[in-house]
RNA sequence: AGAGUUUGAUCCUGGCUCAGAUUGAACGCUGGCGGAAUGCUUUACACAUGCAAGUCGAACGGUAGAGGGGGCAACCCCUUGAGAGUGGCGAACGGGUGAGUAAUAUAUCGGAACGUGCCCAGUCGUGGGGGAUAACGUAGCGAAAGUUACGCUAAUACCGCAUACGAUCUAAGGAUGAAAGCGGGGGAUCGCAAGACCUCGCGCGACUGGAGCGGCCGAUAUCAGAUUAGGUAGUUGGUAGGGUAAAGGCCUACCAAGCCAACGAUCCGUAACUGGUCUGAGAGGAUGAUCAGUCACACUGGAACUGAGACACGGUCCAGACUCCUACGGGAGGCAGCAGUGGGGAAUAUUGGACAAUGGGCGAAAGCCUGAUCCAGCCAUGCCGCGUGUGUGAAGAAGGUCUUCGGAUUGUAAAGCACUUUAAGUUGGGAGGAAGGGCAUUAACCUAAUACGUUAGUGUUUUGACGUUACCGACAGAAUAAGCACCGGCUAACUCUGUGCCAGCAGCCGCGGUAAUACAGAGGGUGCAAGCGUUAAUCGGAAUUACUGGGCGUAAAGCGCGCGUAGGGUGGUUUGUUAAGGUUGGAUGUGAAAGCCCCGGGCUCAACCUGGGAACUGCAUCCAAAACUGGCAAGCUAGAGUACGGUAGAGGGUGGGGGGAAUUUCCUGUGUAGCGGUGAAAUGCGUAGAUAUAGGAAGGAACACCAGUGGCGAAGGCGACCACCUGGACUGAUACUGACACUGAGGUGCGAAAGCGUGGGGAGCAAACAGGAUUAGAUACCCUGGUAGUCCACGCCGUAAACGAUGGGCGCUAGUUGUGCGAACCUUCCACGGUUUGUGCGACGCAGCUAACGCAUUAAGCGCCCCGCCUGGGGAGUACGAUCGCAAGAUUAAAACUCAAAGGAAUUGACGGGGCCCCGCACAAGCAGCGGAGCAUGCGGCUUAAUUCGACGCAACGCGAAGAACCUUACCAAGGCUUGACAUAUACAGGAAUACGGCAGAGAUGUCGUAGCGGUUAAACGUCUGUAUACAGGUGGUGCAUGGUUGUCGUCAGCUCGUGUCGUGAGAUGUUGGGUUAAGUCCCGCAACGAGCGCAACCCUCGUUCUGUGUUGCCAGCAUUUAGUUGGGGACUCACAGGAGACUGCCGGGGUUAACUCGGAGGAAGGUGGGGAUGACGUCAAAUCAUCAUGCCCCUUAUGUCUUGGGCUGCACGCAUGCUACAAUGGCUGGUACAAAGGGCUGCAAUACUGCAAAGUGGAGCGAAUCCCAAAAAGCCAGUCUCAGUUCGGAUUGGGGUCUGCAACUCGACCCCAUGAAGUCGGAGUUGCUAGUAAUCGUAGAUCAGCAACGCUACGGUGAAUACGUUCCCGGGGCUUGUACACACCGCCCGUCACAUCACGAAAGUCGGUAACACCCGAAGUCAGUGGCCCAACCGUAAGGAGGGAGCUGCCGAAGGUGGGAUCGGUGAUUGGGAUGAAGUCGUAACAAGGUAACC
Repeated sequence: AGAGUUUGAUCCUGGCUCAGAUUGAACGCUGGCGGAAUGCUUUACACAUGCAAGUCGAACGGUAGAGGGGGCAACCCCUUGAGAGUGGCGAACGGGUGAGUAAUAUAUCGGAACGUGCCCAGUCGUGGGGGAUAACGUAGCGAAAGUUACGCUAAUACCGCAUACGAUCUAAGGAUGAAAGCGGGGGAUCGCAAGACCUCGCGCGACUGGAGCGGCCGAUAUCAGAUUAGGUAGUUGGUAGGGUAAAGGCCUACCAAGCCAACGAUCCGUAACUGGUCUGAGAGGAUGAUCAGUCACACUGGAACUGAGACACGGUCCAGACUCCUACGGGAGGCAGCAGUGGGGAAUAUUGGACAAUGGGCGAAAGCCUGAUCCAGCCAUGCCGCGUGUGUGAAGAAGGUCUUCGGAUUGUAAAGCACUUUAAGUUGGGAGGAAGGGCAUUAACCUAAUACGUUAGUGUUUUGACGUUACCGACAGAAUAAGCACCGGCUAACUCUGUGCCAGCAGCCGCGGUAAUACAGAGGGUGCAAGCGUUAAUCGGAAUUACUGGGCGUAAAGCGCGCGUAGGGUGGUUUGUUAAGGUUGGAUGUGAAAGCCCCGGGCUCAACCUGGGAACUGCAUCCAAAACUGGCAAGCUAGAGUACGGUAGAGGGUGGGGGGAAUUUCCUGUGUAGCGGUGAAAUGCGUAGAUAUAGGAAGGAACACCAGUGGCGAAGGCGACCACCUGGACUGAUACUGACACUGAGGUGCGAAAGCGUGGGGAGCAAACAGGAUUAGAUACCCUGGUAGUCCACGCCGUAAACGAUGGGCGCUAGUUGUGCGAACCUUCCACGGUUUGUGCGACGCAGCUAACGCAUUAAGCGCCCCGCCUGGGGAGUACGAUCGCAAGAUUAAAACUCAAAGGAAUUGACGGGGCCCCGCACAAGCAGCGGAGCAUGCGGCUUAAUUCGACGCAACGCGAAGAACCUUACCAAGGCUUGACAUAUACAGGAAUACGGCAGAGAUGUCGUAGCGGUUAAACGUCUGUAUACAGGUGGUGCAUGGUUGUCGUCAGCUCGUGUCGUGAGAUGUUGGGUUAAGUCCCGCAACGAGCGCAACCCUCGUUCUGUGUUGCCAGCAUUUAGUUGGGGACUCACAGGAGACUGCCGGGGUUAACUCGGAGGAAGGUGGGGAUGACGUCAAAUCAUCAUGCCCCUUAUGUCUUGGGCUGCACGCAUGCUACAAUGGCUGGUACAAAGGGCUGCAAUACUGCAAAGUGGAGCGAAUCCCAAAAAGCCAGUCUCAGUUCGGAUUGGGGUCUGCAACUCGACCCCAUGAAGUCGGAGUUGCUAGUAAUCGUAGAUCAGCAACGCUACGGUGAAUACGUUCCCGGGGCUUGUACACACCGCCCGUCACAUCACGAAAGUCGGUAACACCCGAAGUCAGUGGCCCAACCGUAAGGAGGGAGCUGCCGAAGGUGGGAUCGGUGAUUGGGAUGAAGUCGUAACAAGGUAACC
């Protein structure tokens, strides 16, 4: 620090996800040791049991018991002294928890009207009396808790009196108000004694001050909701009084009507707050366990008492709920103290030890108490440290895994050898935490004192829970100690097996449908390590709420537009002044400690602990400065405005006026059969006279031409003409005001169309509606009609793609050009025109900006000010609530749930019922066909034991198959074989192998008999058979695992690259453009320049010619012959080989002086001369595992192999490709002429003979330019048939033969005789062909014993017609355009309905919660009042008084009750839309002109 994910690819926007750190965690697997930490986050749920607050005899009365002594005993005395009681202090601390609380809290900083036990300092005092009471005793009541009566007694308990200050009150004279003693010691004096007295210490009272603590007040800060906007009657203030420790409506009476609130009052929800903690670069965000500070609470609610302090966790009273005891009458209780229990929960420990240390309470002290605390126990809960060995060791062991079978890897890893002993274990030793305390004694202080004390010292004695401590030593032995997750990308780490869209995985993208690095297992590897993963949660990454640090033309986002309010924000210029809580600097105080950071120190290190520093960015006060901001004062004129002169304009309004054209209707005339409408029609109108035409009338609405990216207005919007009223703008020059400005939350006004209300009006147009068409349907598009409405007046509505998808204002930043309205100057007779300068409306364009498109002085540039708005898509601009509205509806505006995208711009393709250009037997123009018939062949289907398999639009179907009777053959039935029909190797055994014959059998085969090895001295070896093991074999599967081969687009002209340039990039350019070509062929131009694969050419063949050669070919001339037969010849034909020739080379026209093209000459051939071979990058998961090869899978006495027979030929039918025909351009008969190219020894076979013939007999010649197949046929010359199902046509069938072959039954071909179907030119549709072509005629070959061949492939003979042209169909190429397509239009995609699931809304109701209000009742209790009753202290001789108590009454008052509302939540028959779901139904709305442009 980034990464993955939208796309075919790109850039951007934007969400989702990941890598990091962290936790009081939990779960899964695993687990050696130690240190120092943490440990109910959930039910503030309920609690058994034990403990958690006591102490003081030096405050008091008194004493059980124990010990000692005295005494005869009762009993007494001394020492010690439990328990209970009075009294004092403490119990308000410490400990727990976070329910409540959004401010009576907390944090920070201040303030004045207060209190204060213990502590400190100071001053003064501490005199003298009195009456009770508990304990106790006696007697009762009660189950208990407890309680009553009588009697005795003490105090540092209680109460007067005296005294009294710097206390309090005050009328300023005065008045009022205290106290307590206890302990130690003692010389003199007094006293019988106690003691007085003195002194020390502790205590007590009054007062002053301090410290610390506490109470109160203020400022600032502290979560969310406006779908909570108004709240408040003690409320706000005043006066008087009360009350409090103290200010105050804190309380009461009276008076006034205030107070809070958009800087968010009130209400609702949630929540203890902080130091800090986690994260982060920081700013921030989240959090508030442990530790520390504050607050609140103590079963729930209320209340006071005591006290310095409480409205009190382990106190009291009352009410309520719950639990327990009970003798049923009554009582008791409060773990959110420490342990512990139940419950809840994913989840959190021992009913431990000790007061040794630290601290607290009491005490003079010893000491006692202390679940505070210190320790121990449990838990890998996290943090830190250590260990589980170290070195050596290659035969690279065995085993495992993989394998290309060679090996690789596990792996120096193990074993082996040599060492070590931390930790654990056993054993021995052994710190520190201890300071103090007691006793004795010394010195100083105190004092009259060598007492008592205090402090310091000395001696002695004593105190450790932890603890079998830490630590150190010894012993033994590698011995006791490694797991977890991951391995497709992100993200480090790869293979095998199993599985087969199953099982499963998954954080995101996504894996799995038979070769899964993604599932499961294994081997190997990677990472971390006593842990590792998962889940949950927070921050980060996320600049994804943007203060630092984002945006708003098209991605989400500018209010439809003005005016304008706020003590809202911002604001020109000069001077002076001020100093505001702005700003800047300094100082002071504070910002607790701990924590973080830095430097040190201590535990062997670390975690941890500890010393110091820094920091705590804050707040407050004071001082200073005066530039800037603000305030005040005085000015200025550049902003803004006013006055004046002009100008333009569809600016607005009028219940003002009047105008022409047109439509319609009505009247009248003329006139006659149609009109109208459409793609074509029909509905409709018309003989009752339409349409058309002429004249007249009525009525409503709208204003042609002018008219213009022209004008005006804030926007909506505004269009004939005239008048009136009226707003704004521009321009010019001067004068005036003197910042008067800009923006603008709320508010208010305007606001198209449609719609609503009332009343008018209604010509045309026209939702709804009706009819006619179209259509599968057509509730549409088209047509004929037609009502609301459109128009006017008044009143609502308040929305639009209200758009420049661009808020308003100001300033600045190159230009060019058009146009509207002004002004000045020049020119001109007037104009036109020119220059300059303003203000509008446009076009282009630089810098700059932008994701790009684009914007660009009218900014989307550079800046300032103000407002509005956005934060993934869907759900949804929806629900609920509220406001507005007559309604329709508008405004405001969520959530659950769901997806991993949705989106913008641009790119390349593909596509379009988009456009342009071009080509092709693509159409057109022609010729011949197919489709109808019969037959042949192939395919489908059906059938079958089997009808083997493959090929399926073009690009399967006379295709694989250039030849199925057996074989082939892969299929079926039956019968056999199992190392096999075939290959290699090894071992063993044998000597055969093989041939012939017999028998059985359908045969394979079985069996019997006869004959029967080479080589060597022996062997080895060769060969064969048998047995055994490895293995063979498979036309079994997968062409979607593959190689190779092939088809197709297409012989179409395309497909790319390097460098450069442009672009952020995908990409573009080149390759586009202008011409031209068969061609990306060539030329020109050009940010391109070159190159490659294709095109062309090079190759073969045909056409002309030359040269060479001349047999088997040829024969002109010369001989010779029946015959090129022979001699001879090489001229010719021909053959073979090698050359020449054609290149737009020449001429002319056109064209850019080009490429090229048109015409011509010459030439055998002319513009690639004809034909062939040759097939770019790629597409179709195209075809082929059955040519072959091959991975994987499958079979192994069978899916292999052998054999016989059958089948592949099966036949209601459909299709494809052909042949033969339908006849006279013909059939038949006879005669006669002319090819080319092939084949031939398991062969072709002549002459000859036989047969009607197929053929047979026989065999010359020929391995072939020699011989043979071999006759070419159409043609030509004659004859006949005469338009008919025929002398056409030949299918079918009967009979008889020939040939091949082991074998023609299934199932061959051919011949002869006989038979003589259909068919009279073929519907829709469709195929081939542009010249030696089509058509037509024969010939040959491959395969092959023969042949189903009419097929295929070659060969020659005869030999046409037509092309105006590119509108249309099909295919292809190029450019361009649109796109929501990219599996690419056979695409994408919308809505209803049906089914399932999920969440949500409404709903008659129903159930519960919360907070108020009104009224009733009213506990405890404070306060107030008080007739009567009662009472020790003081006064009084007494009566009585002062004072007090209970009781009663009143105000307030918790819980409770009643009532009507408010609000929140649960549930609810039914219902509504929404979301999701593999293949459902109906249509086809959108994306292309999406087939009616789309959308608001």
A computed fold for a 1496-nucleotide RNA from an uncultured bacterium, annotated as small-subunit ribosomal RNA. The sequence is in RNAcentral, with records from ENA. It matches the Rfam family "Bacterial small subunit ribosomal RNA". Rfam links the family to the GO terms structural constituent of ribosome and ribosome. The prediction has a mean pLDDT of 85.